Source information:
The RNA shown here (c-di-GMP-I riboswitch aptamer) has 82 nucleotides and comes from a Rhodospirillaceae bacterium. It was read from a public genome assembly, where an Rfam model found it.
RNA sequence: UUCCCGAAACGGCAAACCGCCGGCGACGGCGGGACGCAAAGCCACCGGCCUUCCAACGUGGACAGGCAGCGGGGUUACCGAA
Numbered sequence: 001u002u003c004c005c006g007a008a009a010c011g012g013c014a015a016a017c018c019g020c021c022g023g024c025g026a027c028g029g030c031g032g033g034a035c036g037c038a039a040a041g042c043c044a045c046c047g048g049c050c051u052u053c054c055a056a057c058g059u060g061g062a063c064a065g066g067c068a069g070c071g072g073g074g075u076u077a078c079c080g081a082a
Stems, first nucleotide, its partner, number of pairs: 005080002012037002017032006035069001041075003045072003048067004052062003
């Protein structure tokens, strides 16, 4: 120095819920608020879940969407005990 790992420290993010806004909707943005998180930073590549439309109501389809706080994977990163 790097990797694994996660004691301590400096900090960081922000669930549910509430208010406002956008959207057919899942959901997203802002403010409040903290359940939690060592990547709860970013990415829709794989699986999964959710919404809309079609529909023969399904083990289906859409060059229609959403979820990164569902799992995997990729990538970047603070600190440094065992």
Taxonomically the source falls in Rhodospirillaceae (Bacteria, Pseudomonadota, Alphaproteobacteria, Rhodospirillales). Model confidence (mean pLDDT): 84 of 100.